[in-house]
RNA sequence: GCGGAUGGCUGGAUGGCCGCGGCCCGGCAACGGGGCGAGGAAAGUCCGGACUCCGGAAAGGAAUGGCGGCGGGUAACGCCCGCCCGGGGCAACCCGAGGGAAAGCGCCACAGAAAACAGACCGCCCUCGGCUUCGGCCAGGGCAAGGGUGAAAAGGUGGGGUAAGAGCCCACCGCGCCCGUGGCAACACGGGUGGCACGGCAAGCCCCGCCAGGAGCAAGGCCAAAUAGGGACCGCGCGGAGGUGAGAGCCUCCCGGGAUCUUUCGCCCGAGUGGUCCGGGUUGGCUGCUGGAACCUGUCGGCAACGGCAGGUCUAGAGGAAUGGUCAUCGCCGUCCCGAAAGGGGCGGUACAGAAUCCGGCUUACAGGCCGUCCGCGCGC
Numbered sequence: 001g002c003g004g005a006u007g008g009c010u011g012g013a014u015g016g017c018c019g020c021g022g023c024c025c026g027g028c029a030a031c032g033g034g035g036c037g038a039g040g041a042a043a044g045u046c047c048g049g050a051c052u053c054c055g056g057a058a059a060g061g062a063a064u065g066g067c068g069g070c071g072g073g074u075a076a077c078g079c080c081c082g083c084c085c086g087g088g089g090c091a092a093c094c095c096g097a098g099g100g101a102a103a104g105c106g107c108c109a110c111a112g113a114a115a116a117c118a119g120a121c122c123g124c125c126c127u128c129g130g131c132u133u134c135g136g137c138c139a140g141g142g143c144a145a146g147g148g149u150g151a152a153a154a155g156g157u158g159g160g161g162u163a164a165g166a167g168c169c170c171a172c173c174g175c176g177c178c179c180g181u182g183g184c185a186a187c188a189c190g191g192g193u194g195g196c197a198c199g200g201c202a203a204g205c206c207c208c209g210c211c212a213g214g215a216g217c218a219a220g221g222c223c224a225a226a227u228a229g230g231g232a233c234c235g236c237g238c239g240g241a242g243g244u245g246a247g248a249g250c251c252u253c254c255c256g257g258g259a260u261c262u263u264u265c266g267c268c269c270g271a272g273u274g275g276u277c278c279g280g281g282u283u284g285g286c287u288g289c290u291g292g293a294a295c296c297u298g299u300c301g302g303c304a305a306c307g308g309c310a311g312g313u314c315u316a317g318a319g320g321a322a323u324g325g326u327c328a329u330c331g332c333c334g335u336c337c338c339g340a341a342a343g344g345g346g347c348g349g350u351a352c353a354g355a356a357u358c359c360g361g362c363u364u365a366c367a368g369g370c371c372g373u374c375c376g377c378g379c380g381c
Stems, first nucleotide, its partner, number of pairs: 001377010012330007020037002023034004039352001043363002046361005051216004056265006064212005069083005084098001085096004099207002104205002106201003121147002123143005129138003155173006174196001175194008220287004230278007239254006255270004294313008331350008
């Protein structure tokens, strides 16, 4: 200098005039003063929670869904960090729904001889067989090493051996089993032993291990107001015994019911309840609503994610939805002209995008600018 990988920041500024929202202070009010006012993704609604309501609680299951190497972080997660293994890359780095195929079922199109207790298309070798135009052909036996097909074809490479071949034998690699060392572990390394078990797909069903109740701020709470506690139809149900009492009712026991099933404990109910259609009233106000697993700085621990300690800050809360309009100058980028250069001038552009209960993540979108670390190649000193 060029190319690449990866992490972070920013994404407009200033002034004048006019105009918004809520909070605090003053004021009877009008109004005045002060300070604050969209995001890194506010987006997607994909995960996890806080919070609220419905299930009475506990334990164990079923169904359904999620996760899947090991260790750590976190309130938690399908997230984040570190490490292991596999794949890609010269590398920095990137990717991986990363447990099980000998529990079972299922699939592997086409091509190919054959796609899993899976084979002989082209071929190679032998015959004291037959035929022969002497080139070969037929029949019998042996082979899966070579070629072909395919994403994948009965471990790979080399050698020996054989009629030709084959883990048939040997060496190394791979694979299974055993042992040792290191590591919390996933796993790595080393040694020994065995010719060796038979493809892939589980991101097909499934098996194994772990985790999970449902709905959601239009959750929910309060106040005010009004009407018709309306009508029709259908389904299910309306307990039993004893005591007391004139009766209504009350008490005790049994039985039945009460978010999916079982068990235990506790509480409630025992007569209305569920559904469909028609019709009437209300659609107002307040609250939830912003002080948080919050943010910033320093320091300590940790490879890191992150955590501890100390100090500091308070930074939208609308309610059909506010933070804008206009003028001017500047910044940044692109391009053209002048200029040796510095620089000057003209024209154009300035991203994605807008809170609605809040927070932690993931994913997607983004003109331009800046900073750091690492890898590779080339050159100079």

The prediction has a mean pLDDT of 77. Bacterial RNase P class A from an Alphaproteobacteria bacterium, 381 nucleotides, folded computationally. Rfam family: Bacterial RNase P class A. Rfam links the family to the GO terms ribonuclease P activity, dimeric ribonuclease P complex and tRNA processing. It is annotated as a ribozyme. The model forms 96% of the base pairs in the Rfam consensus. The source organism's lineage runs through Bacteria, Pseudomonadati, Pseudomonadota and Alphaproteobacteria.